A computed fold for a 1458-nucleotide RNA from an uncultured Parcubacteria group bacterium, annotated as small-subunit ribosomal RNA.
Its Rfam family is "Bacterial small subunit ribosomal RNA".
The RNAcentral record of the sequence draws on ENA and SILVA.
RNA sequence: UAGAGUUUGAUCCUGGCUCAGGAUGAACGCUGGCGGCACAUCUAAGGCAUGCAAGUCGAACGAUCCCCCACUUUUUUUAAAAGUGAGUGGAGAGUGGCAAACGGGAGAGGAACAUAUUGGUAACCUACCUUGAGGUCGAGGACAACCCAUAGAAAUGUGGGCUAAUACUCGAUAGACAUGGGGGGUCUUCGGACAUUCCCAUGUAAAGCUCCGGCGCCUCAAGAUGGGCCUAUAUCGUAUCAGCUUGUAGGUGAGGUAAAAGCUCACCUAGGCUAUGACGCGUACCGGGCGUGAGAGCGUGGCCCGGCUCACUGGGACUGAGACACGGCCCAGACACCUACGGGUGGCUGCAGUCAAGAAUCUUCCGCAAUGCACGAAAGUGUGACGGAGUGAUGCCACGUGCUCGAUGAAGGCCUUCGGGUCGUAAAGAGCUUUUAUAAGGGACGAACCAAUGACGGUACCUUAUGAAUAAGAGGUUGCUAACUCUGUGCCAGCAGCAGCGGUAAUACAGAGACCUCAAGCGUUAUCCGGAUUUAUUGGGUGUAAAGGGUCCGUAGGCGGCCUUGUAAGUCAUAUGUUAAAUCUUCGGGCUCAACCUGAAGGCUGCGUGUGAUACUGCGAGGCUAGAGGCUGGGAGAGGUACACGGAAUAGCCGGUGUAGGGGUAAAAUCCGUUAAGAUCGGCUAGAACACCAAGGGCGAAGGCAGUGUACUGGAACAGUUCUGACGCUCAGGGACGAAAGCGUGGGUAGCGAAAGGGAUUAGAUACCCCUGUAGUCCACGCCCUAAACGAUGAAUGCUAGAUAUUGGGAGUAUCGACCCUCUCAGUGUCGUUUAACCAAGCUAACGCGUUAAGCAUUCCACCUGUGUAGUACGGCCGCAAGGCUAAAACAUAAAGGAAUAGACGGGGAUCUGCACAAGCGGUGGAGCGUGUGGUUUAAUUCAAUAUUAAGCGGAAAACCUCACCUGGGCUUGAACUGUAGCUGCAAGCCUCCCGAAAGAGAGGAAGCCUUCGAGGGUGCUACAGAGGUGUUGCAUGGUUGUCGUCAGCUCGUGGCGUGAGCUGUUCCCUUAAGUGGGGUAACGAGCGCAACCCCUGUCACGUGUUAGAUAUGUCACGUGAGACUGCCGUCGUAAGGCGGAGGAAGGAGGGGAUGACGUCAAAUCAGCAUGACCCUUACGUCCAGGGCAACACACGCGCUACAAUGGUAGGGACAAUAGGUCGCCAAGCAGUAAUGCGGAGCCAAUCCUCAAACCCUAUCUCAGUUCGGAUUGAGGGCUGAAACUCGCCCUCAUGAAGCUGGAAUCGCUAGUAACGGCGGAUCAGAACGCCGCCGUGAAUACGUUCUCGGAUCUUGUACUCACCGCCCGUCAAGUCAAGGGAGUUGGGAGCACCCGAACGUCGCCGUAGGGCGCCGGAAGGUGAGACCAAUGACAGGGACUAAGUCGUAACAAGGUA
Repeated sequence: UAGAGUUUGAUCCUGGCUCAGGAUGAACGCUGGCGGCACAUCUAAGGCAUGCAAGUCGAACGAUCCCCCACUUUUUUUAAAAGUGAGUGGAGAGUGGCAAACGGGAGAGGAACAUAUUGGUAACCUACCUUGAGGUCGAGGACAACCCAUAGAAAUGUGGGCUAAUACUCGAUAGACAUGGGGGGUCUUCGGACAUUCCCAUGUAAAGCUCCGGCGCCUCAAGAUGGGCCUAUAUCGUAUCAGCUUGUAGGUGAGGUAAAAGCUCACCUAGGCUAUGACGCGUACCGGGCGUGAGAGCGUGGCCCGGCUCACUGGGACUGAGACACGGCCCAGACACCUACGGGUGGCUGCAGUCAAGAAUCUUCCGCAAUGCACGAAAGUGUGACGGAGUGAUGCCACGUGCUCGAUGAAGGCCUUCGGGUCGUAAAGAGCUUUUAUAAGGGACGAACCAAUGACGGUACCUUAUGAAUAAGAGGUUGCUAACUCUGUGCCAGCAGCAGCGGUAAUACAGAGACCUCAAGCGUUAUCCGGAUUUAUUGGGUGUAAAGGGUCCGUAGGCGGCCUUGUAAGUCAUAUGUUAAAUCUUCGGGCUCAACCUGAAGGCUGCGUGUGAUACUGCGAGGCUAGAGGCUGGGAGAGGUACACGGAAUAGCCGGUGUAGGGGUAAAAUCCGUUAAGAUCGGCUAGAACACCAAGGGCGAAGGCAGUGUACUGGAACAGUUCUGACGCUCAGGGACGAAAGCGUGGGUAGCGAAAGGGAUUAGAUACCCCUGUAGUCCACGCCCUAAACGAUGAAUGCUAGAUAUUGGGAGUAUCGACCCUCUCAGUGUCGUUUAACCAAGCUAACGCGUUAAGCAUUCCACCUGUGUAGUACGGCCGCAAGGCUAAAACAUAAAGGAAUAGACGGGGAUCUGCACAAGCGGUGGAGCGUGUGGUUUAAUUCAAUAUUAAGCGGAAAACCUCACCUGGGCUUGAACUGUAGCUGCAAGCCUCCCGAAAGAGAGGAAGCCUUCGAGGGUGCUACAGAGGUGUUGCAUGGUUGUCGUCAGCUCGUGGCGUGAGCUGUUCCCUUAAGUGGGGUAACGAGCGCAACCCCUGUCACGUGUUAGAUAUGUCACGUGAGACUGCCGUCGUAAGGCGGAGGAAGGAGGGGAUGACGUCAAAUCAGCAUGACCCUUACGUCCAGGGCAACACACGCGCUACAAUGGUAGGGACAAUAGGUCGCCAAGCAGUAAUGCGGAGCCAAUCCUCAAACCCUAUCUCAGUUCGGAUUGAGGGCUGAAACUCGCCCUCAUGAAGCUGGAAUCGCUAGUAACGGCGGAUCAGAACGCCGCCGUGAAUACGUUCUCGGAUCUUGUACUCACCGCCCGUCAAGUCAAGGGAGUUGGGAGCACCCGAACGUCGCCGUAGGGCGCCGGAAGGUGAGACCAAUGACAGGGACUAAGUCGUAACAAGGUA
């Protein structure tokens, strides 16, 4: 020391991305009241107009001018002019002195003794200042200024002449100075130096001025200050920069400097640096500090302070104490300016300012009043240093934009469930205050130093007056993350830091309201630190997530056993010096506070020195044997290399026998064979590999090694305890070995077999399968150097329960001896899954590991840091090549990944079940017709339902109605509903007439409210609210329903296991129709389902009794009850239960029904109903007439009738059950061929309607498109109904179509079932071949679970979870982007060689002098050859990305060839 979001259906882990914090010399957007303190070109070290930024001294000097005073002269008094003298008077040039090397700016260069820290200088310098000692004596000649002449446009000169000095020159004097020589002492780096001391020789000084106080000058010594040089340590990235270096490394001598030194030169030697990173390349001023961080760190070096470096670019020296000099000089170059074209001038990286560049950074201000600096004796002068003001919200800090009361909770906005809520005490209104603002008055400190002296500034501050007056925005509101609603939009427009929002109900877009956060600011962008333990020293990892090198040997390096002793380098303690100031911390002080300023203390983790300690490490010495190695002995082994030998098999060849096939496959074919194959027998030849033994057995470092024998040879283990005495471990670089494939040369080639050919398969099949077959596989030699080179697990050492096999040895018993047996020691290996026992502890994300660790520790090496790009490009090294080793980036992306969990799925496995198959019976699919659907048509053919789970379904009934559709005609508060207000006995309604298809419109008439008398009720009209909608959304919903499925499942509580998702229970064994029951069991129980309870039916008993002509104990009807429970017997089984039997009407659920768990399909329905939202409102509402839903080339579903003799027709005869009936069912009788009509009995029903048909008997038909079949059509009728044309049903006569048992395929059914036969009901005026029920007749078959389909349980794999109708790969096509290659082209910085060579330096020569000439070096420039970096380039190749392009289907399941 805080975390959060994001990979998944969910979980744990790994791991990246993102966010919340702080910071800034910032910029941008919106906004902006005030003050204080700070800060302000980060880019073009790009170019600069203008002004200023370094002068001062007359007490160093000469001359000139001005002023003042005095005097003189001249002119006419005043006045003016001239001259002389005096002045602590003034001025600008010049000589001279000091300063100008400071102060101010900038960060280009520089990776270095540049900087920082610590030391050294016995190798040095230091003007001005301080202290001490001594001195200051003489002489001389010039040059400026000035005058004259003269060149030039100018800048600037040239010649001649005069002159002063603290300018210059010469001489004297001097030693504590310098040089040389000598002696003693101390120190020493052994060279020398010195507080000291002595002697000798030689050499070198000075300046004056004065106001008389002093100020200067010369020499020496010392101090202080400031520097020069040297050393140690620290100091960026890159090894895809590995070798660099010739003044280079050292020496001797000389030169040179203030001073050491290759600093320079001559000669000699051949060295020096480097993996502890030389050399190269890139980048960069360094430090105090600053930002962040818990810290360690990481990042940074703006303002302030210290150091360095630079001053247009490059080179050079001069002067000076100090410079190789920002506002000095010389030369070269670029640029700019002036010019009379001859020649000149300039350097803002000083302060302001300007142009340019840029996202971006200020006034051409005031003052020397303060602080400081230069000069001066001083007064003073100068100072863009500095002190101040101005501009900028750039930052930090402070203040304000009011305060109190005020509910009708105003108006208005927004929302609303329409009740209300919210903005909100907010406003209005009332009272108060005056910071700020404005005005007026007063008015500083900063001034030291007697006085005088203030830029800031009439500023800060104080007082008074006026009046809430002058002053609020920005961002956000899905989560992270504080804050939510409405409207618009409709994957559009847009948002977004990440996850992600938007496809008609968006808290995520846009607007509005409300709210949240901060506030004169708020956001955004950029950058840094943090979070990030995400480079891990503190503080990570490497079996499977990224990560152990293929293996061994071994160098440097790192690490290292026991004892004694010395030392004290590391280490520790203490003292001391230093670590500039500022910054930081603490305690104080000053501005009203704060920021800011300031005092003191602390700290700044570092380095040096002294003293001490000696456990550990190091170093030196001595010893030991437990590590390591040697020796002796007998054993084990596919360890290696070479040579020799062997048999089986295969193939080929020869010969014999023999004849038509062989071979191959899922099935085939190509292929071989009558020229005799295959088969079989014998012989010969060849190459390769070695059955059995053989075992997760052995050996080896790994790769790897297997017939037998021999030779040579490596390693390991054991025993003896004999020798050495730490000789050890690990190992970067290095070396060696290194499967297979491949390469080179030469052999060899039986079998197998890439490539290739052929045959199949297939949509295709460049594959899988088959027939052939070349390289290769084999040998020798040489390369290659990679593998899932795996235990995906580096090597070594120590420690931490076991079991077992084997090798060697020892002991015991026993034996004559051995074997066997038992015990034990040492070693090696295995197990610890399958499999009894064991599997502790510990570790791990889990899986798992577990004495052969992935446990606990130590040492060393290697490697990792999101994914893709990519083990790729470029470069380098290796290779004959193939290629290997080393190894990135741009760009893209929010994941990629590991382990485990629950599901789902599998052309995975196991078990079970179902009319699922099989065994049967009957159908459908063919025909005609009915009906529904699709399609087509139409003005409309309303709509819905579409695999299973739509299609005789909604619809239990479309002529009108229904009705939703079409055409036409009407109405508009409406056909129906509610409320309010007004009017009202009118109107409407009723009757008649008239127009019309009707609705409706018009005209006329009759009648004309009720009442408790309050005015209410009712009716109608008008108006306003509102109605209405079969309009949309079943993907906004309720309710209901289908389906899996009447399948046996689905869950919970407590407990247990697991970090967790989850698991257990519910798995297992037996059993059942069943998660039914039993046994067992970390589970014990429970719930919804199953079963039972309910209904019908089968047997019996009891009770009741309307209904038959009567009777009845009966049939029957209704009600109540009994009965069945594996209860009994046998047998099997632990049990549950199974099988068989008895009894019984019924036997193991007796048969049937109702009953449908958790859930799945965004399944169906807004058109049954309800309902949110949206839409229509003289219409998408409503009324009416007619039409349509009934169409018809065609396709499909469900049915009916048939194709006939088990039949048809005709006649006769028998037997049911359910159920309905008063606007109804309807008897007898009569009429009609019949449908039906007339009729009216009976019945509100066990009373009446009410009656079956298959069947039986008899006759006929005789296999034919028929006496089968009945479609279609014609004619005539009946019924219902306003109405039967579109478009009903029925009857009669006539007509008499297709069809002779139905392709592929497909449906139902397991017993009173299928099949066949009729009957009833709902709907309904009428209209069933459909539907729902009823009874009659009444079968066949089931071996069985291999296969098809559906389902259940367990298990396995998974890259699926929208769950296999899943996921997903590659080419091609289109677009976009970045990088590499590329014939080349262009540019850049650096180096090398040569040429030329300015200023300048050294040296030489010449000259009386100024000076001239030459050698060498030397900036810039030129030429040349290379190396490196960058830009660009036709083109070709690869990569990444982009909702719905093409081709296939490679991977994930046994992914269909693992």